[in-house]
RNA sequence: GAGAGCUAGGCUGGCGCGCUAGUCCUGCGUUGUUACCGUGAACGGACUUCACACGGAGCCGAAGCCCAAGGAAGGGUCCAUCUUGUUUCAGUGGUCCUUAUAGUUUUGCUGACAGUUUGUCCUGUGGGAUGGACUUGUCGGGAAUCAGGUCAGAUCCGGAAGGAAGCAGCCUUCACCUUCAAUCUCCAUGUUCAGAGGGUCACAAGCUCGAGAAACUAUGAGGGUUAAACCAGUGAAGCUUGGCGGGUUCAACUGCGGGCGUGC
Numbered sequence: 001g002a003g004a005g006c007u008a009g010g011c012u013g014g015c016g017c018g019c020u021a022g023u024c025c026u027g028c029g030u031u032g033u034u035a036c037c038g039u040g041a042a043c044g045g046a047c048u049u050c051a052c053a054c055g056g057a058g059c060c061g062a063a064g065c066c067c068a069a070g071g072a073a074g075g076g077u078c079c080a081u082c083u084u085g086u087u088u089c090a091g092u093g094g095u096c097c098u099u100a101u102a103g104u105u106u107u108g109c110u111g112a113c114a115g116u117u118u119g120u121c122c123u124g125u126g127g128g129a130u131g132g133a134c135u136u137g138u139c140g141g142g143a144a145u146c147a148g149g150u151c152a153g154a155u156c157c158g159g160a161a162g163g164a165a166g167c168a169g170c171c172u173u174c175a176c177c178u179u180c181a182a183u184c185u186c187c188a189u190g191u192u193c194a195g196a197g198g199g200u201c202a203c204a205a206g207c208u209c210g211a212g213a214a215a216c217u218a219u220g221a222g223g224g225u226u227a228a229a230c231c232a233g234u235g236a237a238g239c240u241u242g243g244c245g246g247g248u249u250c251a252a253c254u255g256c257g258g259g260c261g262u263g264c
Stems, first nucleotide, its partner, number of pairs: 005264002009060004013031005021048005036056005064260004070254002075249005081243002085239006092232004096223012114208007121198003125194004129189005135182003140177002147172004155164003
């Protein structure tokens, strides 16, 4: 010096936020790909500046490994400001009434507004109408037998004269049905008239008067607005969307340089 094996050792990610006295991890986010596994763990777990603990696996292995000023810039985070949406709170105005002005539409001398009378409405009273019931009268109908009269025939009694009961038929009638009419009484009513009282200004009519009236919209003024609701602005706070600016931190990548090791 070369080859083989072994061992010490190393590697199997980083960063931010959050948490913490602090470190690391679990958590959230991000960067990145060579980027292991299990157990523990947010009322948390392990630890103390050599700052996760325990257990396992793979690779490299004396080759190299580690640290790191600076550069870089994806991202995170904080602050300020503007902005989007939303929630809560406070407060203002409107939504109601009256009035004035303006506009639009409609209506009005074929009569607006207003006034007055009456009716439609309600409660009594009186007279009717209609329908029904009761009563009475009237026309008609109306009983196989159990209604009346007359009772052919037939039957019964009798020697006969005569008598008895009596079906059908005929006549009549009860109950009942029906036609028409009438008085009183009673009942009913989408009924009528008269009159009294009440009520109303919705509608209609008459009369008087003689030119306005109504609705909507906008604006102004006054009033109301206990509470609630809706609509439109305002202010404050919280959360949130996006932009801009600033601070801080910083992965990948790069990297002056430094440290350790180069053993058997």

A computed fold for a 264-nucleotide RNA from a Candidatus Woesearchaeota archaeon, annotated as Bacterial large signal recognition particle RNA. Its Rfam family is "Bacterial large signal recognition particle RNA". It is annotated as a non-coding RNA gene. From the family's description: The signal recognition particle (SRP) is a universally conserved ribonucleoprotein involved in the co-translational targeting of proteins to membranes. Model confidence (mean pLDDT): 76 of 100. RNAcentral holds the sequence, with entries from ENA. It is recorded under the gene name ffs.